[in-house]
RNA sequence: UAAGUAGAAUAAAUGAUCGCGGCUGCACAGACGCAAGGGUGCAGGUGAGGAAAGUCCGGGCUUCACAGGGCAGGAUGCCGGAUAACGUCCGGUGGAGGUGACUCCAAGGCCAGUGCAACAGAAAAGAAACCGCCGGGAGCCGCGUUAAGCGGUUUUAGCAGUUUCGCGUAAGCGACACUGCCCGGUAAGGGUGGAAUGGCAGUGUAAGAGACUACCGCCGCAGCGGUAACGAUGCGGGCUGUGUAAACCCCAUCCGAAGCAAGACCGAAACGAAAGCGACAGAUUGGCCCGAUCUGCUUUCAGGUGGGUCGCUUGAGGUAUCCGGCGACGGAUAUCCUAGAUAGAUGAUCAUUCACGACAUAACCCGGCUUAUCGUUCUGCUUAGUUU
RNA sequence: GCUGAAAUAGCUCAGUUGGUAGAGCACUUCACUCGUAAUGAAGGGGUCGUCGGUUCAAAUCCGAUUUUCAGCU
Numbered sequence: 001u002a003a004g005u006a007g008a009a010u011a012a013a014u015g016a017u018c019g020c021g022g023c024u025g026c027a028c029a030g031a032c033g034c035a036a037g038g039g040u041g042c043a044g045g046u047g048a049g050g051a052a053a054g055u056c057c058g059g060g061c062u063u064c065a066c067a068g069g070g071c072a073g074g075a076u077g078c079c080g081g082a083u084a085a086c087g088u089c090c091g092g093u094g095g096a097g098g099u100g101a102c103u104c105c106a107a108g109g110c111c112a113g114u115g116c117a118a119c120a121g122a123a124a125a126g127a128a129a130c131c132g133c134c135g136g137g138a139g140c141c142g143c144g145u146u147a148a149g150c151g152g153u154u155u156u157a158g159c160a161g162u163u164u165c166g167c168g169u170a171a172g173c174g175a176c177a178c179u180g181c182c183c184g185g186u187a188a189g190g191g192u193g194g195a196a197u198g199g200c201a202g203u204g205u206a207a208g209a210g211a212c213u214a215c216c217g218c219c220g221c222a223g224c225g226g227u228a229a230c231g232a233u234g235c236g237g238g239c240u241g242u243g244u245a246a247a248c249c250c251c252a253u254c255c256g257a258a259g260c261a262a263g264a265c266c267g268a269a270a271c272g273a274a275a276g277c278g279a280c281a282g283a284u285u286g287g288c289c290c291g292a293u294c295u296g297c298u299u300u301c302a303g304g305u306g307g308g309u310c311g312c313u314u315g316a317g318g319u320a321u322c323c324g325g326c327g328a329c330g331g332a333u334a335u336c337c338u339a340g341a342u343a344g345a346u347g348a349u350c351a352u353u354c355a356c357g358a359c360a361u362a363a364c365c366c367g368g369c370u371u372a373u374c375g376u377u378c379u380g381c382u383u384a385g386u387u388u
Numbered sequence: 389g390c391u392g393a394a395a396u397a398g399c400u401c402a403g404u405u406g407g408u409a410g411a412g413c414a415c416u417u418c419a420c421u422c423g424u425a426a427u428g429a430a431g432g433g434g435u436c437g438u439c440g441g442u443u444c445a446a447a448u449c450c451g452a453u454u455u456u457c458a459g460c461u
Base pairs, nucleotide, nucleotide: 001384002383003382004381005380006379007378008377009376010375012353013352014351015350016349017348018347020047021046023044024043025042026041027040028039032037049359053370054369056368057367058366059365060364061259062258063257064256073255074254075253076252077251078092079091080090081089082088093107094105095104096103097102108250109249113248114247115244116243117242130190131189132186133185134184135183136182137181138154139153140152141151142150143149159180160179161178162177164175165174166173167172198216199215201213202212203211217239218237219236220235221234222233224231225230263310264309265308266307272301273300274299275298276297277296281295282294283293284292285291317336318335319334320333321332322331323330324329354357389460390459391458392457393456394455395454398413399412400411401410407444415431416430417429418428419427437453438452439451440450441449
């Protein structure tokens, strides 16, 4: 210098004017409302993000449920740790990729059971002989005078035979199908497949084969190192059980349900209950009186709509320093307060500058993950080249 | 804001223990008809919303993402 890799920061800046939402103070009106509350103006101060997003996990909070245990359902899954908790994070183990820095892995169990493996292929999970190789028998041919024996061959192009059909008087011709070997051994080789019952070399054999041997792989055991995952060493087994659990399932651990439109409180209204009043009025009690009941009035209780208040932002909070820890993180001290709406606020204009501005706008709150993102800056490390 | 569901041919829909993706209507060609329709025959048309993963193999299983629909005052 170039290429790369890991991490961190930032997310145009400054000023002015107007506008909008909370808060505080002052003033005004008393005009909306039963009330609580709300309205208008002025001043001050304040007002989105690294993802506020997706709503994919976890927790707080709230209401309901709940003696304890189990079933069902869901999630997670190498080991150790962090944490309020997690599917997150940190450190390690094993595996994969890269020259390397470094990155990635849903990484328990198919010797608990069950299922599946299309097509192709001879055979697909306790199996298999299609071609090939080898042995024996049989047929044919050749050599051999014969015999004994030896050699070749047993094919699917063609040829021969048989059945059926079609044409033809017939001879015959044409088409389809079948037969032209049998028994056994063999998993070295061919071919199919994603996958063919360890790999490779040698011995061995009729040909072959873990049948045997060395090395590698696999499985088991022992002691050693490590908290553990696991590692390395030694001994043994000749090898038996391919893949699939993001198939059912088994094992271990965890999970009660719903979500701030949760919920709590105040409360016009509507539906009700009780007590009292009867001086007056109406109705019913078949006509009249008393009495009773209903309507009525008052009070109390209940109720919980419209509406309002709370939940609501001081919190597993931020910043700085120190201490413990490899680290995630934890502890101590000091210091700071930073939106809180309820139809829902962040915008516009002007001026200057620059690298000319991406993705995107809180709605109960936090910890993560995932996804989107114009660029700029800084730090550690790797590889290659050049110069000294 | 919170919570569920769906996406397959031009349209409406099937497709489940993962194994070459189908139906009806529509479209094209042919036949029938004097001609059209109906009818009959043949045919074309699909990255199964997108991306990645598991697997020998994915419409199907898993994750992310896009769009659409529905419910809760």
Predicted 3D model of RNase P RNA and transfer RNA as a complex of 461 nucleotides. The prediction has a mean pLDDT of 76. It holds a member of the Rfam family "Bacterial RNase P class A".